[in-house]
RNA sequence: AGCGGAGUAGAGCAGUUGGUCAGCUCGUGUGGCUCAUAACCACAAGGUCGUGGGUUCGAGUCCUGCCUCCGCUA
Numbered sequence: 001a002g003c004g005g006a007g008u009a010g011a012g013c014a015g016u017u018g019g020u021c022a023g024c025u026c027g028u029g030u031g032g033c034u035c036a037u038a039a040c041c042a043c044a045a046g047g048u049c050g051u052g053g054g055u056u057c058g059a060g061u062c063c064u065g066c067c068u069c070c071g072c073u074a
Stems, first nucleotide, its partner, number of pairs: 001073007010026004019057001028044005050066005
C1' cells in the first nucleotide's frame, strides 16, 4: 500500500427483505424466599447502534469519507 472481517447497554452477542419494540445471556441495583449466604423468583436502571455526511416518508440495516481492532497479501 491492497483486500477481507468486526465496531449495538459494564462484558459477550442477536437484530431476517429498510417500518410493527433496539432485544438475549451474564453482570449491577431493589424486593421476595432463607436463621444466613449461595441458588432460585420478580422488578428496575443502564444504548447518541464507532464517527461525519448522503439516499429515503422512514436507516442498527443501503451508499460514502474518516477512526479503532483482527486477519491475509505485498
This is a predicted structure of a 74-nucleotide RNA (transfer RNA) from a Minisyncoccota bacterium. Its Rfam family is "tRNA". By type it is a transfer RNA. The organism belongs to Minisyncoccota, within Bacteria. It was read from a public genome assembly.